[in-house]
RNA sequence: GCCCCUGAAGCAUUGUGGUGAUGCAGCGGUUUUGUAAACCGCAGAGCCUGGUUCGAUUCCGGGUGGGGGCA
Numbered sequence: 001g002c003c004c005c006u007g008a009a010g011c012a013u014u015g016u017g018g019u020g021a022u023g024c025a026g027c028g029g030u031u032u033u034g035u036a037a038a039c040c041g042c043a044g045a046g047c048c049u050g051g052u053u054c055g056a057u058u059c060c061g062g063g064u065g066g067g068g069g070c071a
Base pairs, nucleotide, nucleotide: 001070002069003068004067005066006065007064010024011023012022013021018054026042027041028040029039030038047063048062049061050060051059
C1' cells in the first nucleotide's frame, strides 16, 4: 500500500426492515443470627456521518476503532 472480517448494556451473545432480548455482573427487596445460595424487582446500550425506505441495529456509500491475510 491492497484485500477480507468486525464494532450492540461493564462482559459474552440473540435479533434476516416494524416496541432492542437473554445470561453473568451492578443496585434494591424477601429469606438467614450473619454471609453465600435461591426467589422477586430495578437501572443500564446500537462507533460517527450521509443515503435508500412510510419505517434502518438490520440494506448501501464514506470515515473511524479492532482483528486477520498478501506485499
The RNA shown here (transfer RNA) has 71 nucleotides and comes from a Nevskiaceae bacterium. The prediction has a mean pLDDT of 85. The sequence was found in a public genome assembly. Lineage of the source: Bacteria > Pseudomonadota > Gammaproteobacteria > Nevskiales > Nevskiaceae.